[in-house]
RNA sequence: UUUUAUCCAGAGAGGUGGAGGGAUUUGGCCCUAUGAAACCUCGGCAACAGAUCAAUUUUUUGAUACUGUGCCAAUUCCAACAAGCAUUUUACGUGCUUGGUAGAUAAGA
Numbered sequence: 001u002u003u004u005a006u007c008c009a010g011a012g013a014g015g016u017g018g019a020g021g022g023a024u025u026u027g028g029c030c031c032u033a034u035g036a037a038a039c040c041u042c043g044g045c046a047a048c049a050g051a052u053c054a055a056u057u058u059u060u061u062g063a064u065a066c067u068g069u070g071c072c073a074a075u076u077c078c079a080a081c082a083a084g085c086a087u088u089u090u091a092c093g094u095g096c097u098u099g100g101u102a103g104a105u106a107a108g109a
Base pairs, nucleotide, nucleotide: 001109002108003107004106005105006104007103012042013041014040015039016038020031021030022029025080026079027078028077043072044071045070048068049067050066051064052063053062054061055060076102081099082098083097084096085095086094087093
């Protein structure tokens, strides 16, 4: 870079550190000196791949959480582009749904 799958569930304490952070841009809304990012230790969540076991019966399902990752404020925090629906006399606006874009993670190429 590309392919496939998932993304409204779940799970935090301590130490170092010392001002930012929530991916990026814009807008909104939040978190943060009652201590941000980052790093370390311990703990936890989940079940993507491997492993083991069971069922199914031949390719799936379930369990365990041993291994490799991942994750542990808020839906990927929300919106952005397109279509549809509702509201509105119409428009603007607002709300909802679906798709798309971007991103994250896993597994493969």